[in-house]
């Protein structure tokens, strides 16, 4: 100098004005003050846990999911650190990488045959009157792979290990309005006075029992209560397998002690908006000092809450490490 490999980390940056939200503290109120507000993936929802309700003696069958050996972790299919196997000249990338003498089943093309069914040539042997049959060895072709206990298990299986369902619209409390539901009590005519308790006039009226009257039961209605659920409203909602720094252990993944730190909690759903400045990207001038214009400027937007994977991603910073040429 070229060409590559790998591991981390940033995600414009200051300033001012106006909004929106959560919590604290002042105000009766209205609103005010002070502080906090997206991400490395908030994304797919794919794994794996917490967390809730439900289910549940014990095994068993069924049905899923993993699959070299070891170690990390709350766990995992994730991650390390070690074999083996492919790829590359290397750095290093990739691998569901048990088990094919327990059993089914597949082996495109080609090639007679692709696995126990079968024969392309020779040569022996045995049968036959022969033409064929049968048998045995050895050959040539074709193919990835040819008689060898073949190959495949990301086909069935088999072995080994693990697994309960549902998910915060969970789930818990408060708790309207109509309508059901339960219970007690009052229980039927109209009209008038009276806040009310009540009176005071016509009139002779729900169904059964019953010839009628008292009476009694039931119904409709009216009051009350009482229960469940909705609406609606509060928790769960954010202090946590958390985060930074030191300092031990361990090749690592990690993990242990000790300081400090609080880092969004909305919920028809806030985290926006407009400027100037400096960076950025594109374009275009130029006296090579720089200048003008354009773009708000990757992917992208929490909604219980981690641990991962997977995808998306302009630019840029920082580190390890291969292999080529060159000069010294």
């Nucleotide at each position: 100098g070229g060409a590559g490999c790998u591991g981390g980390c940033c995600a414009g940056g200051c300033a001012g004005c106006c909004g929106c939200u959560g919590c604290a503290c002042c105000g009766c109120a209205a609103g005010g003050u002070g502080u906090g507000g997206a991400g490395g993936a908030a994304a797919g929802u794919c794994c794996g846990g917490g967390c809730u309700c439900c289910a549940c003696a014990g095994a068993g069958c069924g049905g899923g999911a993993u699959g070299c050996g070891g170690g990390g972790u709350a766990a995992c299919u994730c991650c390390c650190c070690g074999g083996c196997g492919u790829g590359g000249c290397g750095a290093c990338a990739c691998g569901a990488c048990g088990a094919a003498c327990a059993g089914g089943g597949c082996c495109a093309c080609a090639g007679a045959g692709a696995c126990g069914a079968g024969u392309c040539g020779c040569a022996c042997c045995c049968u036959g009157a022969a033409a064929g049959g049968g048998g045995u060895g050895c050959g040539g072709g074709u193919g990835a792979a040819a008689c060898g206990c073949g190959g495949c298990a990301a086909c069935c299986u088999c072995c080994a290990u693990c697994c309960g369902g549902a998910g915060c619209a969970a789930c818990a409390c408060c708790a309207a309005a109509u309508a059901g539901g339960c219970a007690a009590g009052c229980g039927u005519g109209g009209c008038c006075c009276g806040c009310g308790a009540g009176g005071g006039c016509c009139g002779g009226a729900g169904g059964c029992c019953g010839g009628c009257u008292c009476g009694g039961c039931c119904a409709a209605g009216c009051u009350u209560g009482c229960g469940g659920g909705u609406a609606g409203g509060u928790g769960g909602c954010u202090a946590g397998a958390g985060c930074c720094g030191u300092g031990g252990g361990g090749c690592g993944a990690c993990u242990c002690a000790c300081g400090g730190c609080c880092c969004a909690g909305a919920g028809g759903a806030a985290u926006g908006g407009c400027u100037g400045c400096c960076g950025g990207a594109g374009g275009g001038g130029u006296c090579c000092g720089c200048c003008c214009c354009u773009c708000g400027c990757a992917c992208a937007g929490a909604a219980c809450c981690c641990g991962g994977c997977u995808u998306a991603c302009a630019g840029g910073c920082c580190g390890g490490c291969u292999c080529c040429c060159c000069c010294u």
Model confidence (mean pLDDT): 77 of 100. Bacterial RNase P class A from a Pseudomonadota bacterium, 328 nucleotides, folded computationally. Lineage of the source: Bacteria > Pseudomonadati > Pseudomonadota. It is recorded under the gene name rnpB.